[in-house]
RNA sequence: GUCUUAUCAAGAGAAGCCGAGGGAAUGGCCCGAUGACGCUUCAGCAACCUCUGUUUAAAACAGAAAGGUGCUAAUUCCUACAGAAGCUCCAUUAUGCUUCUGAUAGAUAAGAG
Repeated sequence: GUCUUAUCAAGAGAAGCCGAGGGAAUGGCCCGAUGACGCUUCAGCAACCUCUGUUUAAAACAGAAAGGUGCUAAUUCCUACAGAAGCUCCAUUAUGCUUCUGAUAGAUAAGAG
């Protein structure tokens, strides 16, 4: 890097080092020399793997947090594609706006080759 499955509206930051961009990609909107991003240490959150119990079993549920990951600005920050509804309009179409649904993409976990 590829494939499969699941989840993505909740939760949880300090210190030290570094020094200019960062939030994946488009447009926006944000964060950032009052030091972001990143790295290290410690702390925390969550409960995917894990452990315990109920259960014939699977599944499910309840609990735990020692271990493997993950995460700790903003819903995956919003958005790009498709569709539906509403508004806009004398009416239809288009455009625009709002809401919702789905897809794509991405992230993470577990597994496969």
Source information
RNAcentral holds the sequence, with entries from Rfam and Ribocentre. The RNA shown here (SAM riboswitch aptamer (S box leader)) has 113 nucleotides and comes from Kurthia sp. 11kri321. The model forms 97% of the base pairs in the Rfam consensus. RNAcentral records the identical sequence in 2 taxa.